[in-house]
Context: one part of a larger RNA
Molecule: large-subunit ribosomal RNA, domain II
Organism: Patescibacteria group bacterium
This record gives sequence, C1' cells and structure tokens, in this order.
RNA sequence: GCCAACGAGUUGAUGUAAGCUGCUUAGCUAAGCCCCCAAAGGGUGGAGCUGUAGGGAAACCGAGUGUGAAUAGCGCGUUUGUAGUAUACAUCAGACCCGAAGCCAAGUGAGCUUGCCAUGAGCAGGGUGAAUCCCGACGAAAGUCGGGAGGAGGCCCGAACCGGUUAGCCGUGCAAUACUAUCGGAUGACUUGUGGUAAGAAGUGAAAAGCUAAUCGAACUUGGUAAUAGCUGGUUCUCUCCGAAAUAGCUUUUGGGCUAGCGUCUGGAUUACCUUUUGGGGGUAGAGCACUGGAUGGUCUAAACAGGGAGAAAUCUCAUUAGACCAAUCAAACUCCGAAUACCAGAAGUAAACUUCCAGGCAGUUAGACCGUGGGGGCUAAGCUCCAUUGGUCAAAAGGGAAACAGCCCGGAUCUCAACUUAAGGUCCCUAAAUCUACGCUAAGUACGCUUGAGGUGGUGGAAUUUCACAGACAGUGAGGAUGUUGGCUUAGAAGCAGCCAUCAUUUAAAGAUAGCGUAACAGCUCACUCACUAAGAGAUUCUGCGCCGCAGAUAAUCGGGGUUAAGCAUAGUACCGAAAUUGAGGAUGUCAUUUUGCUUCGGCAGAAUGGCGUGGUAGGAGAGUAUUCUCAUCGCGAUGAAGCCAAAGGCGCGAGCCAUGGUGGAGCGUUGAGAAGUAAGAAUGUUGGC
Repeated sequence: GCCAACGAGUUGAUGUAAGCUGCUUAGCUAAGCCCCCAAAGGGUGGAGCUGUAGGGAAACCGAGUGUGAAUAGCGCGUUUGUAGUAUACAUCAGACCCGAAGCCAAGUGAGCUUGCCAUGAGCAGGGUGAAUCCCGACGAAAGUCGGGAGGAGGCCCGAACCGGUUAGCCGUGCAAUACUAUCGGAUGACUUGUGGUAAGAAGUGAAAAGCUAAUCGAACUUGGUAAUAGCUGGUUCUCUCCGAAAUAGCUUUUGGGCUAGCGUCUGGAUUACCUUUUGGGGGUAGAGCACUGGAUGGUCUAAACAGGGAGAAAUCUCAUUAGACCAAUCAAACUCCGAAUACCAGAAGUAAACUUCCAGGCAGUUAGACCGUGGGGGCUAAGCUCCAUUGGUCAAAAGGGAAACAGCCCGGAUCUCAACUUAAGGUCCCUAAAUCUACGCUAAGUACGCUUGAGGUGGUGGAAUUUCACAGACAGUGAGGAUGUUGGCUUAGAAGCAGCCAUCAUUUAAAGAUAGCGUAACAGCUCACUCACUAAGAGAUUCUGCGCCGCAGAUAAUCGGGGUUAAGCAUAGUACCGAAAUUGAGGAUGUCAUUUUGCUUCGGCAGAAUGGCGUGGUAGGAGAGUAUUCUCAUCGCGAUGAAGCCAAAGGCGCGAGCCAUGGUGGAGCGUUGAGAAGUAAGAAUGUUGGC
C1' cells in the first nucleotide's frame, strides 16, 4: 500500500412542540397489596398530578387585580383538556466516536546510574633525581663546594586499566551511541570486585536541572478514569421539495458562544409585497464665495521702526504687519444655492408569485472572495486594507467564450434525442464557420485578445488657413554684390565683422556703414539683394489617422501555435458557426386549477385526465422509500437441492434495490402485515488478520 472483518447520535429521567390513539357532563393513576400458567399479564389502590381565574412581595381582593390620594393613567389578566405512544429537540448523565500534555492516591524500583559505608583487588617498562646520610676540600664557626649513597612527587614518557579530543565510517548500523585512526589520565581528588545504604516534591549531585533500570524541569505500575479538550480528524443506503450565512449588539470576547438578521416546516391573516403615479422633508453630487477659513496678483491706507540700501542729516526707497477695494480662486469638519437616486405617505394596476405579515417547531451561519460604483487609510501602490451599495458573480453553479484561468463576458443543467434557432465570442490551418463585400490606412511583423512615459521624428495619409507664381515663383547654373569710406570714437592696430555711437548719402538691375567664416591689422570666401538662362508649381502654419525612436535578461520561447502584408488597423454591410440558453418530439416529478372515479368515521383519503407554473445546489429544514438482524401473526418453498458463493449478456424499479436463469453448495429459507434494533463504511497517521 491493497483486500477482508470490526468501527461512531445510544439508553434512562424530566420537559417542550406538533402527529396518532383512549377518555372528555374532566383525564391519569404512583408506591403498596392481591391473583397468576410468574422476566409477562390481570385486578385493586384517587395518595397525588394536570386542568377549571387571575393579580399582588404579601396580607388580601377577585373578572379583575397591582401601583396610587384617585372612580385617573399604566402593567399583567378577563378562561380550559388530560393520559399514553412514535418522532424531533432541550437539560442532566461518558451522551456521536477516537485523541492529549496533565492532576491526585496507593504501591514498585539504587542488579543501570549518583553519593556514602564495610571488606578485598589492580597499576609492564623507562626517565627525572627532593629531603636526609656518608666521604673529601675549605673555614674559628655558621656553613659552602665537590663526590657518593638515597629514592620524594595530585613529577615526566608510555602499556594494561580508566576515559572519549578530532576526523572518517556507520546512520532500515555489527551497535537504540558501535568501528578505524588520532587523542587525555595512567601512585592518584586513581581504577575496580563483592556486600550494604539513601527515592518520587523525594533522593543523590566537584552543579550539567545531571542521574535515580534505553524513561526525568518531577521515575515506573495500577487506580480515580470513558479526566477534560471553546481544538484537529472521522461519522456508513436512495430519491423528492425548498434552500442560507460569513452581518448587528453583548461577551477575559475576537478560529467560542447568546439574541436579532437570513433558511425550512406547521398553523393563521389574505394583497398588506411589488410596479406605476401623486405629494412630502432633505443639504449629498454639482456649483458658488453671501458667512467661516485658506491661498495668488494689483491699488490704496495705517502702524511699527525688526531688517537691507542711499544720504552729513532731514528724509527717501525696498521689505514687514494689519485693513479696505479690484481681479481670479480653494474647502470632509464653508454654504447665497442645489439635483438624480433613496426614504415616507396616499391612490391606482397586476389577482398570482410558493409575494408580504403574525405565532410556533427545527436549524445552519456570525474566517468570506473578487468585479463595478461612491469613499477613508496607503504612494488616487498592491491579487493591499477598512466602510458603503439590500449592485453582480463565486461561495453553494455545471455549460459556451476569455489559449490555460472560483469571483470577468454570455447563460442558470428534470431526463432522452446523428433535431432547430441563437447569445457572448468567432469564421486561413490546428478548429465548427467568409481566404466574404465596399472604401481607406499601415511597411513597423507595427499588429494579429495584458502593458509603457516625458520627450524626439522632413516616415507616411487626411483636413483647413495662408503667401509667392508664365508680368516666370521655389531650387539649380552663370554674372554682379559697388562708391563717399579705412564712417566717427576707441585702440599698438580696429579697414563691414574686439568694443562704443551713429546707421546717412551716391551710382545703380542690385548691393546692409554688413548676417557668417577668416586676418596681428589688411587681404580672402560666402550671405542678404539684383540680372540672365531654365521652367511649373513652390513655401509657411494649424488640427488629425497610422507608424518610428525612447524600449536592456536569462530555452530560438513566443500573437495559444503554425503562420499572416492580411489572416493587421478603421468604417459600413451581408451570410454562416457557436452553449446543458430558446424551440421541437417523447417521458418523469412537485405544486395549483378544472373535470372525474372509488372508499369514507362525511372531516376527508386514494387515484385518473387536461391545462398553467416549476424541478442547479453546500450548511441546513421537510417528505417518501430501499436494505440488514430478531420477535409475533400469516401464507408458502426445500435432498426432484435451502442459505451462501460464482456468472458481462434476461426482466422490473427514477434510485437504494428486487426477480428470473445456469453452475457450485449441501440444510435450512422466504412472502405479506405489524413490532424491536448491536440497522448500511472509502477515508478517522482508525483496530485486527492476510498478502
């Protein structure tokens, strides 16, 4: 891991609700006692309980009563079954099942380990050479020096022994701590045998909360014990009807609860819902500056001299502060104004939609998500966060589209059908349907279903305004571009061209006291301007379409791909494809209406036909069934073969399932009507067994 078996809302008491049954001119007995064919059943038993009246703390009063001075007002009342039974829920109990870490009690442990006590044992070899003593020399002596003997030490090196430093190896191991190499101590606070002793809030500890039998920040065993678990996991057959919530208030409360909201079922009310319309109040969006404030420019006035500048000073000027006016503005906590929606009330309409309201039973929900819109926080960041919206979708919704893609777009799946029409979206191939029509644009593979700025662009299309032009424009080519004069000043120089001032006049077809380059200064080269040649359009500005640059990443790495010059972009149009939508045909089922059949305790119950509207669904509510075991009754089957098992092929049922047939098997089993449950497994790191 798989298979099989086992494996989770039970039982008792009390209560509430609605169902059924008995009785109802109220209902029921409990214990006890008696009978008995004795786990059963029958009888007796009215003690007691519920009900028939409430109000008040009570006295008490009573269809009223309490409060109160009150005859007022207000609160609660002005009437009703009861017992049993099955179901659902609640409370108390282990209370649907499994699961703690833990707490307490009584015991068991020091054969492991820690400390201590008693009694024994062990430590190859080598080195160093303390005290002390002896001899010699010296010395007055103390003593010093030399030699020898000696053999101290938590001394040195290093086996046994004790340990466990570093690395490797091992890491389903040889091993629940080993192995290999290396390393520390090795006469000592050493190591070790045997016996003894100290224990669970206690011991022992050269102290690490270490150790106390592979267990230690409180051992182990058993019991209290099914501890408790607002937590996690699991919770077993089918079909039908409806179908949520992720909000508010309170909460030692925030992953839990209680009440309300939203669901469902029963009973009641019966249009109260909704839509349209009429009438209301408002101070939001917007707008505005009339108030309150903000902020800009200007003019004027005043103040104070803080400050800067000028001046010898008076003073002037700039600046500062405050105010008035003018112009143009800003505001969630401004308003002279002011919508749309929404809300409230009235009227009308629809006459059914499982609309609304009331009472009761049973819930679940109280972690929501994204999208659109209006806002707060944030950076007008976030697949961010917090509100609003009785907006949408998902949650609890499948289908088609968006390549893929809960929350986007289309659209809500009762079932069957090589059927029809469409939606969103599409129509070259992958891939169903246009290589469709018309007119343009783009040359960048721009683009073809996410996405890029400021800025730049004589890429190209369109529209408009305007200037010049056969009396010759624009471009090109040829020629000229002069004179007074080197204007004056300045300057070493200044001659068109360092700088300052002026910027005239003449000859002309035209030519600036010069637009640029250049020179030390001149010179030199162009330009403006003019003529000739040539020849028909040339220039400026604004708006706009599509492009280009800006634009750097990790597979060649992408438009979903191939690929495409349209199969791209824009405008207009016609076909077609395209879903579980719509339609068609035929079934099933819920509910309502009409008609009708049978039964009836006359309240209804069951069925048939037709028609209308429905039938996605998590939590959850409600209903109807299937299957298993046993009991009672009933009718049956079985050695001419029961149950069980095997078999893809028959039949019935929407389904859970049921029936038939063949084989195997070898002794019990089933129908129908009731009843009772150890009543359904795929999940619980489920339990046991097998492989």